The RNA shown here (transfer RNA) has 73 nucleotides and comes from Candidatus Iainarchaeum sp.
[in-house]
């Protein structure tokens, strides 16, 4: 030094024929219980790794850089 693949709530992860950013986990509040847990029921929480470009519109398409993981030399 090339080349690949991943980056998206707190944690794992969806959404890439371009059209409102979501799910379970967890956090929190309730209902129920002597009490806790487990079960219902509500809330809650993202500059979509950075920074620029196309576009009426970008998590998605392009360009560069970062990080993390792989290969090849």
């Nucleotide at each position: 030094g090339c080349c690949c693949u991943u980056a998206u709530g707190g944690c794992u992860c969806a959404g890439c024929u371009g059209g409102c950013a979501g799910a379970g986990c967890g956090c929190c509040g309730g209902u129920u219980u002597u009490g806790u847990a487990a079960a219902c029921c509500g809330a809650u929480g993202g500059u979509c790794g950075u920074g620029g470009g196309u576009u009426c519109g970008a998590a998605u398409c392009c360009c560069a850089c970062u990080a993390a993981g792989g290969g090849c030399u």